[in-house]
Source information
The prediction has a mean pLDDT of 83. This is a predicted structure of a 79-nucleotide RNA (c-di-GMP-I riboswitch aptamer) from a Gammaproteobacteria bacterium. The sequence was found by an Rfam model in a public genome assembly. Rfam family: c-di-GMP-I riboswitch aptamer. From the family's description: GEMM was predicted in a large-scale screen for bacterial structured RNA regulatory elements.
RNA sequence: AAUUAAUAAAACCAAACCUAUCGUGAGGUAGAGACAGAAAGUCGCGGAUCCUCUGAUUCAGGAAAGCCGGACUGCCGAA
Numbered sequence: 001a002a003u004u005a006a007u008a009a010a011a012c013c014a015a016a017c018c019u020a021u022c023g024u025g026a027g028g029u030a031g032a033g034a035c036a037g038a039a040a041g042u043c044g045c046g047g048a049u050c051c052u053c054u055g056a057u058u059c060a061g062g063a064a065a066g067c068c069g070g071a072c073u074g075c076c077g078a079a
Stems, first nucleotide, its partner, number of pairs: 012037001018031005035066001041072003045069003049063004
């Protein structure tokens, strides 16, 4: 230095529900809240999922990503 991964410390994040607001909708933003998370940081590349349009599960356009895989970056440091 790298891989895997424990313990402790310092940090981080924020599910569901509620309120306000934006959107045809999925859903987003803010506040409150706290289920969980060792990448629940970032990306949206592949698969899956959701919405709109359509005769059509076609085509096209969107959403989220805390479902699986992938890429980049990151705190501590036992065996």